[in-house]
RNA sequence: UGAUUAUAAAGAAGUGGGGAGAGAACAGGCUCUUUGAUCUACUGGCAACCUUCCAUAUUUUUGGAAAAGGUGCCAAAACCUGCCCGUAUAGGGAGUUAUAAUUA
Numbered sequence: 001u002g003a004u005u006a007u008a009a010a011g012a013a014g015u016g017g018g019g020a021g022a023g024a025a026c027a028g029g030c031u032c033u034u035u036g037a038u039c040u041a042c043u044g045g046c047a048a049c050c051u052u053c054c055a056u057a058u059u060u061u062u063g064g065a066a067a068a069g070g071u072g073c074c075a076a077a078a079c080c081u082g083c084c085c086g087u088a089u090a091g092g093g094a095g096u097u098a099u100a101a102u103u104a
Base pairs, nucleotide, nucleotide: 001104002103003102004101005100006099007098008097013043014042015041016040017039021032022031023030026082027081028080029079044074045073046072049070050069051066052065053064054063055062078096083093084092085091
């Protein structure tokens, strides 16, 4: 980097560094930001994909519990919209992106 599967309306912030834009890319909107954002280090936390245990099921299903380790995450729905279905600002689907596990 490609492929497959799953998940993405819940949840979780302090301190130091740094000093201008940031929220993946493009466009529109909206929001955050010198009362210092985005980013980064440390500490803390959230969650439960991998993991462990119990019950259930029986060929690997379903439910519950745990959190030491490997990741992930800690403004706003993946901030919203964009393409298709739909009368639609309802709702559903696709695409893209992110993360995890497996695989080449």
This is a predicted structure of a 104-nucleotide RNA (SAM riboswitch aptamer (S box leader)) from an uncultured Bacteroidales bacterium.
It was read from a public genome assembly, where an Rfam model found it.